[in-house]
Context: one part of a larger RNA
Molecule: small-subunit ribosomal RNA, central domain
Organism: uncultured bacterium
RNA sequence: UUGGGCGUAAGGAGCGUGUAGGCGGCUAGGCAAGUCAGACGUGAAAUCCCUGGGCUUAACCCAGGACGUGCAUUUGAAACUGCUUGGCUUGAGUAGGGAAGAGGGAAGUGGAAUUCCUGGUGCAGAGGUGAAAUUCGUAGAUAUCUGGAGGAACACCAGUGGCGAAGGCGGCCACCUGGCCGACAACUGACGCUGAGGCGCGAAAGCGUGGGGAUCAAAACAGGAUUAGAUACCCUGGUAGUCCACGCUGUAAACGAUGGAUGCUAGGUGUCGGGGGUUUACCCUCGGUGCCGCAGUUAACGCGUUAAGCAUCCCGCCUGGGGAGUACGGUCGCAAGGCUGAAACUC
Numbered sequence: 001u002u003g004g005g006c007g008u009a010a011g012g013a014g015c016g017u018g019u020a021g022g023c024g025g026c027u028a029g030g031c032a033a034g035u036c037a038g039a040c041g042u043g044a045a046a047u048c049c050c051u052g053g054g055c056u057u058a059a060c061c062c063a064g065g066a067c068g069u070g071c072a073u074u075u076g077a078a079a080c081u082g083c084u085u086g087g088c089u090u091g092a093g094u095a096g097g098g099a100a101g102a103g104g105g106a107a108g109u110g111g112a113a114u115u116c117c118u119g120g121u122g123c124a125g126a127g128g129u130g131a132a133a134u135u136c137g138u139a140g141a142u143a144u145c146u147g148g149a150g151g152a153a154c155a156c157c158a159g160u161g162g163c164g165a166a167g168g169c170g171g172c173c174a175c176c177u178g179g180c181c182g183a184c185a186a187c188u189g190a191c192g193c194u195g196a197g198g199c200g201c202g203a204a205a206g207c208g209u210g211g212g213g214a215u216c217a218a219a220a221c222a223g224g225a226u227u228a229g230a231u232a233c234c235c236u237g238g239u240a241g242u243c244c245a246c247g248c249u250g251u252a253a254a255c256g257a258u259g260g261a262u263g264c265u266a267g268g269u270g271u272c273g274g275g276g277g278u279u280u281a282c283c284c285u286c287g288g289u290g291c292c293g294c295a296g297u298u299a300a301c302g303c304g305u306u307a308a309g310c311a312u313c314c315c316g317c318c319u320g321g322g323g324a325g326u327a328c329g330g331u332c333g334c335a336a337g338g339c340u341g342a343a344a345c346u347c
Stems, first nucleotide, its partner, number of pairs: 003319004007301002012315001014201004021194003025088007033081002035077005041071002049065006091191001092188003096184001098181001103177003108172002110154001115149003119145003125136002162169002206248006216241001221237004259314006267292011296303002320347003329340004
C1' cells in the first nucleotide's frame, strides 16, 4: 500500500467553531468535461499466444499471424456525475405568538454551621483512640447563654430530574445574555452535511502579580502512637494550597472507555418539557432522559429507534509485547512540562 478494523482485545482527537477539500434533495431544458459506443492513426524489435518451417529430437532458431486492456484525432449517445438556465418544497433557515431549565456573565442579599474575640453562668476536667499519648484546661478550658468579627459553602426541596458542545452548572432577588423545545405554516428556496490546517473553550493540580484566609480525612513539616523497623495507615498540630482579580498552563479513567450527520428496522414500561383530542380514569403526537426487549448484531459480555442493527457521506485513529509516550530534532511554555515522536536491542 491492498485489506480488515476502532464499547471491553491496538485503535474516536477533551469539546466546539469554521477555511480549503470531499460529499450533497425533487423537477424540466441546454451543453457534452467525466461516462459509453463506432471509425481512423499510433501503440519499436525481442518476449508471451497461434500456425508453419530448420538443426536426427528437444531446448534453441526462422517466417507469418494474433495480441498489445493505452494514447491522440474524429463521429455519435445523453441514463448517471458535472457545468449552465428555469421551476419546486420535503432538507436547512427566518418572522410572529407559547413554554421549561443548577446554561453563561456581573452586582446585591439571606439563614444554618465551623473558627476566633468580648461578657455572663459554672467546676475539673476536655479532647482523642482499638487502647493510648502528644494537645487544651484552675492565668478557668470543655459545656451553656448574650453580643461581635471574618471567610467559605449553600442542609431540606433533590429525582436512573433539569440545563450545557464538552469541561461543567445548585440559597434568594433583580439586571445583561446564549442555546433548546412544541403548535401554527406566513416567508426564503438547497442557502445543506462533514471538516486537514486555523481559531476559541477546556476539571483538578501547578505557575506569575496582587488581595484574602473561616474551614479542611490539607501536600510539605513537627510531635504522639503502632511496629522488628514505620520516612505510612491512626491521633494532635500545621504552611503552601483550597477563595477572589488579572495573566499563564492545556492535561485527566476529559468515559457512554462508543466522532459527526441523514434515512430505514417490533414493541412494552417509568420519568421530564410541550401540543392536540376526550367519555378526564384515557388516547394520540413532538422533543429529551432511564429500564426491559423483537428482528438483527457480537468472540463473548452485551447492544438493541438514545444501536454496538441495515446503509450513505465526511473527519480522526489502529497495524505484535517490551524498549517508550522515552531519545533526538522541531515547536509552544516563566517554569513544571505539553504537542509531534523514532531506533538499536530484546521476546